Predicted 3D model of a 355-nucleotide RNA (Bacterial RNase P class A) from a Dehalococcoidia bacterium. Its mean pLDDT, the model's own confidence on a scale to 100, is 75.
[in-house]
RNA sequence: CGAGCAGACCGGGCGGUCGCCCCGAUUUAUCGGGGAGGAAAGUCCGGGCUCCCCUGGGCAGGAUGCUGGAUAACAUCCAGGAGGGGAAACCCUACGGAAAGUACAACAGAAACAUACCGCUUCCCCGAUCUAUCGUGGGAGUAAGGGCGAAAUGGUGAGGUAAGAGCUCACCAGCGUUCAGGUGACUGAACGGCUGUGCAAACCCCAUUCGGAGCAAGGCCAAAUAGGAGGACUUACGGUGCCCAGCCGGUCCUCGGGUUGGCCGCAUGACUGCAGUGGCAACACUGGAGCUAGAUAGAUGACCUCCGUUCGCUUCUGGCGAAUACAGAACCCGGCUUAUAGGUCUGCUCGACUU
Numbered sequence: 001c002g003a004g005c006a007g008a009c010c011g012g013g014c015g016g017u018c019g020c021c022c023c024g025a026u027u028u029a030u031c032g033g034g035g036a037g038g039a040a041a042g043u044c045c046g047g048g049c050u051c052c053c054c055u056g057g058g059c060a061g062g063a064u065g066c067u068g069g070a071u072a073a074c075a076u077c078c079a080g081g082a083g084g085g086g087a088a089a090c091c092c093u094a095c096g097g098a099a100a101g102u103a104c105a106a107c108a109g110a111a112a113c114a115u116a117c118c119g120c121u122u123c124c125c126c127g128a129u130c131u132a133u134c135g136u137g138g139g140a141g142u143a144a145g146g147g148c149g150a151a152a153u154g155g156u157g158a159g160g161u162a163a164g165a166g167c168u169c170a171c172c173a174g175c176g177u178u179c180a181g182g183u184g185a186c187u188g189a190a191c192g193g194c195u196g197u198g199c200a201a202a203c204c205c206c207a208u209u210c211g212g213a214g215c216a217a218g219g220c221c222a223a224a225u226a227g228g229a230g231g232a233c234u235u236a237c238g239g240u241g242c243c244c245a246g247c248c249g250g251u252c253c254u255c256g257g258g259u260u261g262g263c264c265g266c267a268u269g270a271c272u273g274c275a276g277u278g279g280c281a282a283c284a285c286u287g288g289a290g291c292u293a294g295a296u297a298g299a300u301g302a303c304c305u306c307c308g309u310u311c312g313c314u315u316c317u318g319g320c321g322a323a324u325a326c327a328g329a330a331c332c333c334g335g336c337u338u339a340u341a342g343g344u345c346u347g348c349u350c351g352a353c354u355u
Stems, first nucleotide, its partner, number of pairs: 001351010012307002015304004020035006037326001041337002044335005049214004054246006061210005066080005081095001082093004096205002101203002104198002117146002119142006126135003154172006173195001175192007218264004228255006237249003271290002274287005308324007
């Protein structure tokens, strides 16, 4: 200098004029302070919080799925293991179980939980025949060779055999046992018999976990109407998935009418920043500092000058022109996913050159 990998941050600024929302002071028109995000989006997960009175057990349904940690919790994050990709830094994984059962694998092929189409060896009958053999048919042996296929009773090589085969041996893969290391997933070694596919992002089995509904939750005040009508139930009914048990209660259902106003919830938080300690890290603890929107037809805007960034042109110490991303809170928080003009920084890998 170039090509890559991983991560983090900014994403307009200063000033002036007018305008908007909230809080506080003042005492009635002024002053002070504050005023959209890294994703506010998606509504995909997890919670806090609110209500259903509550408790125990079971079922259904859902979710997760290698191990160990972090966390309020999670499908998130950190660190490892196994498999795969890459030259590497690094990246990906829907990563428990096929020996509980059921199902599926089109077509091809003889055959897809089961075998013999072609072939090889050998025996018998018949025929041919220059005695070495050949042809048809049948029996026995075979799964090494060929074919089909994504996959065919582990693979490669050697020996052995009538021909073959883990039949035997060597090296591998798988499986099982033992020992060693590790919290664990797993790893390594030795020994052994010789080993029948894939698929659970198919049903299923196993382990862990989960009440439901949701701020339009839920409370308070004011006001108004029809203190209406009908029905069910008392060994019953109702109690936010269903069933059972306890417990609680004068409840529940249908139709009709009135109100549609205001206030709270509504921002001090599992909060932010800094320092120290512990930890590989995620993060935890301690100390101290800070308060950073709260609207409700919905505020944070408009205009002007200069500057910043990017691009183009050019008479090139300068000037001119254009552009300036994705995009707006609505109970709050931790994540994930998606969109994003441009700029800055940190660490690592590889290559070239120079010293």